[in-house]
Molecule: Bacterial RNase P class A
Organism: Bacteroidia bacterium
RNA sequence: AAAGCAGGUCGUUCUAUCGCUUCUCAUGAAAAUGAGGGGAGGAAAGUCCGGACAACACAGAGCGCCACACUUCCUAACGGGAAGGCUUUAGUUAAGAAAUUGACUGAAGACAGCAAGUGCCACAGAAAAUGAACCGCCCCGAUUCGUUCGGGGUAAGGGUGAAAAUGUGAGGUAAGAGCUCACGGUAAUGUCGGGUGACCGGUGUUACGGGUAAACCUUGUGGGUUGAAAGGCCAUGUAAACGGGCUGUUGGGAAACCAGCAGACAGGCGGCUCGCCUGGUACCGCGGGUAGGCCGAUAGAGGUGGGCAGUGAUGUUCAUCCCAGAUAAAUGAUAGAACUUUAAACUUCGGUUUAUUCCGGGUUUAUCGACAGAAUCCGGCUUACAGACCUGCUUUUAUU
Numbered sequence: 001a002a003a004g005c006a007g008g009u010c011g012u013u014c015u016a017u018c019g020c021u022u023c024u025c026a027u028g029a030a031a032a033u034g035a036g037g038g039g040a041g042g043a044a045a046g047u048c049c050g051g052a053c054a055a056c057a058c059a060g061a062g063c064g065c066c067a068c069a070c071u072u073c074c075u076a077a078c079g080g081g082a083a084g085g086c087u088u089u090a091g092u093u094a095a096g097a098a099a100u101u102g103a104c105u106g107a108a109g110a111c112a113g114c115a116a117g118u119g120c121c122a123c124a125g126a127a128a129a130u131g132a133a134c135c136g137c138c139c140c141g142a143u144u145c146g147u148u149c150g151g152g153g154u155a156a157g158g159g160u161g162a163a164a165a166u167g168u169g170a171g172g173u174a175a176g177a178g179c180u181c182a183c184g185g186u187a188a189u190g191u192c193g194g195g196u197g198a199c200c201g202g203u204g205u206u207a208c209g210g211g212u213a214a215a216c217c218u219u220g221u222g223g224g225u226u227g228a229a230a231g232g233c234c235a236u237g238u239a240a241a242c243g244g245g246c247u248g249u250u251g252g253g254a255a256a257c258c259a260g261c262a263g264a265c266a267g268g269c270g271g272c273u274c275g276c277c278u279g280g281u282a283c284c285g286c287g288g289g290u291a292g293g294c295c296g297a298u299a300g301a302g303g304u305g306g307g308c309a310g311u312g313a314u315g316u317u318c319a320u321c322c323c324a325g326a327u328a329a330a331u332g333a334u335a336g337a338a339c340u341u342u343a344a345a346c347u348u349c350g351g352u353u354u355a356u357u358c359c360g361g362g363u364u365u366a367u368c369g370a371c372a373g374a375a376u377c378c379g380g381c382u383u384a385c386a387g388a389c390c391u392g393c394u395u396u397u398a399u400u
Stems, first nucleotide, its partner, number of pairs: 001396010012338007020039008041371001045382002048380005053227004060274004065223005070084005085111001086109010112218002117216002119212003134158002136154007166184006185208010231295004242285003246263007265279005302321008339369001342366006349360003
């Protein structure tokens, strides 16, 4: 210097004229007029997650269903974030005979459990999880004496495959094998030390033919629902019109009927069960009237700047600011200048230097400005994005 990867910031600005909308003040009976202040994002998108707020009854249990899953911390909370642990892996480097182990710098992880159970691992291969022998090696016998055949042993070497009986080395053996020894690996476990913890280190014992749970499943933790067209108030108008309720029992009463209790029935509480609550102005059916206005609705888990604490996410404190509020839905148009992208021409500019030719700068002309539009609000996640800038890492090239 170039390319790539990861993370982050910005993503047009100013002036003038006209227009739209909202708030404040003044004038006005009102309509309106004048002055001043404000007016769409980093994702406003997706509707994925968590909440604030509101209603359902100021209440529950079980099953089912759904979500999460290493540790600690942050947060109102989260399936989010920060820092660490472990596993896998790339490069460099140190020790070692080797296997392997340590250190540094990166990357990835949907990271509880396969030693509860049930499944799956095609094809190839002798054999894919209770199970082995295709080639080969060794021993014995027969033999056509070139080699073939039979029996026994073997799993070190080769082959197949994503994966094939824990790895390396030495000894030993007929040939081999944890058969023996030394050094390692994985898992479980006893004990000592360190750490808030996940875990780490030392030292013993035992075992070693797998993988897979975004396979079924098991374990642990958590989850009430709906959603601003939520929900509430006012005005107008009509029709609390019409139809539909049961059984038993107690008391009062001449009776009709009234009141209480129990059951049944109806409605409500996410899907079911239980349980609980309500009950004639309820509920179910049929029908009638209205569709106008106000609130919710923007002062907050708020923004900005400084200090302090912390590895950090973040917290705390001081100062300061008010930055859309529409309701079929406003937030715009034109002109000029600046800035940005790309291309061309020019250049007595700079860097080199063989430089009219390469790189950068300057001037002129043209061109470009992405993804995209609030609708109750906030915190996250995911997706889209022309281009510019910043930080870290990897690779390549040149120079020293």